Two RNAs folded together computationally: RNase P RNA and transfer RNA, 454 nucleotides in total. The coordinates come from a structure-prediction model, not an experiment, and the mean pLDDT is 79. Rfam match: Bacterial RNase P class A. Rfam describes the family as follows. Ribonuclease P (RNase P) is a ubiquitous endoribonuclease, found in archaea, bacteria and eukarya as well as chloroplasts and mitochondria. Gene Ontology terms of the family: ribonuclease P activity, dimeric ribonuclease P complex and tRNA processing.
Formats: sequence, structure tokens, C1' cells
RNA sequence: CCAGAGGGCCGGGCGGCCGCCGCUUGUCGCAAGACGAGGGGAGGAAAGUCCGGGCUCCGCAGAGUGAAGGUGCCGGGUAACGCCCGGCGGGCAGGCUGGGAACGGCCUGUUCAGGGACAGUGCAACAGAAAGCAUACCGCCCGUUUUCGAGCGGGUAAGGGCGAAAGGGUGCGGCAAGAGCGCACCGCGCUUCCGGCAACGGCGGCGGCACGGCAAACCCCACCUGGAGCAAGACCGAAUAGGAGCGGCACAUGGGGUUACUCGCCUCCGUCGCUCGGGUUGGUUGCUUGAGGCGGCGCGCGAGCGUCGCCCUAGAGGAAUGGUCGCCCAUCCCGUUCGCGGGAGGACAGAACCCGGCUUACAGGCCCUCUGGCGUU
RNA sequence: GCGGUUGUAGCUCAGUUGGUUAGAGCAUCGGUUUGUGGUACCGAGGGUCGCGGGUUCAAGUCCCGUCAUCCGCCCCA
Repeated sequence: CCAGAGGGCCGGGCGGCCGCCGCUUGUCGCAAGACGAGGGGAGGAAAGUCCGGGCUCCGCAGAGUGAAGGUGCCGGGUAACGCCCGGCGGGCAGGCUGGGAACGGCCUGUUCAGGGACAGUGCAACAGAAAGCAUACCGCCCGUUUUCGAGCGGGUAAGGGCGAAAGGGUGCGGCAAGAGCGCACCGCGCUUCCGGCAACGGCGGCGGCACGGCAAACCCCACCUGGAGCAAGACCGAAUAGGAGCGGCACAUGGGGUUACUCGCCUCCGUCGCUCGGGUUGGUUGCUUGAGGCGGCGCGCGAGCGUCGCCCUAGAGGAAUGGUCGCCCAUCCCGUUCGCGGGAGGACAGAACCCGGCUUACAGGCCCUCUGGCGUU
Repeated sequence: GCGGUUGUAGCUCAGUUGGUUAGAGCAUCGGUUUGUGGUACCGAGGGUCGCGGGUUCAAGUCCCGUCAUCCGCCCCA
């Protein structure tokens, strides 16, 4: 210098003119308002609405049972979470390495919706002899028959073959042939002790191997969840027909009360659902100071926490945050005498009660770390 | 803004507790019948199952993300 990976940050700047929406303030005005001054005015995702909260209402959400939904290694952070941080374990890839082999060790990267498959039910198409406490097609071996092609009976699971998957692997022994049949090692399972808060790890011992896969199949275990949402809700004001039809449950041992049942609680003389009809298309509030931002110090590996100081930073409501001109920056195109000249044109996208996350979209730029390559010293 | 529904052939829809090659009707095309057209009958073509990932031996179906589409919301009450 180039390329790649990961992480963080920014995401056009300055000025002039003309506008738009709130706020404060001055003058004029009885008032409505008019004119002027000052200051503020989209995002990292404002998006998707996928999670978690705040807030508000529902005649309290109180108890029990059940349903439904969600979460799922361990520890920590947090208001909370399905989020974040740290750790553990597994898978995959690469490098190095030990071993005769099976296989193991170390490092780096990446990935995991990562509880339970000896509680139970279930699934596994096709192929294949056999697919779930399995089986014997070819083969191998023994016996026997033989027309010498082979047939029959039995043993076996090393080899072949089917499959996504065939009930441990390597080597030696053993055997008629074989087989954990025996032994050593590797893998697997159980376990004393030790380390760790824990997940789990280490050393040793035992077991001849039994206990395969799927729970993003039902399910089991543990934990969590009342419902609705700012079109919530409160106040003021206006209008209309506190109207009609059909149906359900009832008419008090009852109905209704924001998804089941029982009890409890509240309330009523009816109530609920659908369809039709009628009316309005208003104002104020909720509303933005908040788990808030920035900086310093301290604690922590980290997520983050504590403390001190400073700051106030959109609140519209069919919905403002824009347009244009000049210069500059980045990008692209054309030409080039390599000095430059001309032109195009700003990525994704736009608040709607407010926060914390996740996911998705995104032209271009800057910074840090790591890896590889090339060049120079 | 909030809450919910649905995406399968050109159109309207099926597709069962995941299983071999995803079907039906209408439409389109070809043939037969007819003097011709229609009807009728026979046959054929046509599918990234909205899109992208994941679980599984195997996904239209299960899970996650994403895109599109449609519906509801005030008062009398």
C1' cells in the first nucleotide's frame, strides 16, 4: 500500500432569500386578532409491531381447578424481557501435534430454539432379507443328499448389498466359520474423591456395551402470563329517535358484570349478539423532565452500577420540520494536453402517549483490532 | 395509530396426525362430432406452494424473519 473479517461512530457542511408548526415576549386593539423580536423543530432505524415495561381504564385482576400461550445449560446485569454480558458443553472448518490403528490433545475461527427420548403415546415414505427390546438376501462354515448345476438342515454376523439411520471401533488371541467369546487400547455409561456458587471439569475405580434418532410430534418437568389499549381514559360542548326488527339466555334456586368452570365480590329488573335506522365529524386535557442526555471520578473481565457537576433538546393532530441560490466535501458519468474542464446528483427512510430491546432496510465516509499478500529499509 | 384475517395453476378453491410424482372446477390449446360456429366428448400444457432462512432422512404442512392483501374501530348504546 492492497484485500478480507469483526467491532464502534457518522450519515452532507456553511451562508443568503422566501416559507411552514409550536413556545416566550414587546407594541397596538374592548375583543377576535394584526405586526415585530428571540429561541426550538425527525431517526439510527422514527419502520416491522416481534418481545418487555411505564401509564390508563375495565363493579379488585381475591382463592382454587382447568384450558391456552410463552420461556428453557449455568451465573450475573436490568424496572422487566424471549434482551445483554461472562462462563460451560456440543457441532462444523482450518492449522499444529501424539498414535501401528481406532481415536486423542492443543490453538484459532464459527455456530447452537442448548431441560427431559429408562414416565407414557407416536413417527420413520421409498429401497432393503430385516426399521425398533430387529433380521438373514448374497456370502462364510459344519453336516447331509447329489443327476456335480445345486438342494436340504443347522451355525454365524467378520465381509458384500439397501438405506438418512442396520444394536460400538482398532489390534491381537480364539474358533469349523465367527462373534465382547477373551484381552489391551479408544469410545460410551455409572460412580468414590477433589476443584468450581453452578453448568461442569479432573484423577481413579467399576461395567462387556445394555441405554440409537425425532419433543421447531403429542407429551412430562420447572418457571411466567387477568383483559384491553392514548381511537386507553378525564372534563366541557353540540346533535339525534334512551328508535325498530330477528335471535340467544332468563324472569330470582335467575340474568349480567372484557374469553372456561366453582366459590367469593359487585350490580340489575332484564340483558347479550346480529342487522337496519338516526346523529356528529367540535374544544380542553392525557402530552412530554425521562428507568433522560453529556462529562469527570470510583467499582466491575464485562453487560453495567454508584457518585458529583452541567444541560433541557419537537409536541403537531389529516398532521409542521420545506423550497431555492452560491461555495465547499463525498459519489457517478463524459472529455483530457493528466494540470484539469463540463455535467448529473444526494442511501434507507420520515415522529403521532412514552421508554428498554430484537429484527429488517441503508449510497458513502471515518476510526480501532486481527488475518493474508506485495514493496522498501 | 391499535387489533385481527389471508397468501397454492390465468381465476375460484382442496390438500387429513410431515412421506414417494401437489390436485379439482372454470379458463387456454389440440382432436372428434357439424356445411360453419356453439354445445357435447376425448386429450394435453400450465405451479420458484408470496419471498428468505432453519428443524428433520424428508417441509405446501412445523418454527423464525420478511413482503403483500383484506377487515374492524366515534355517539344514540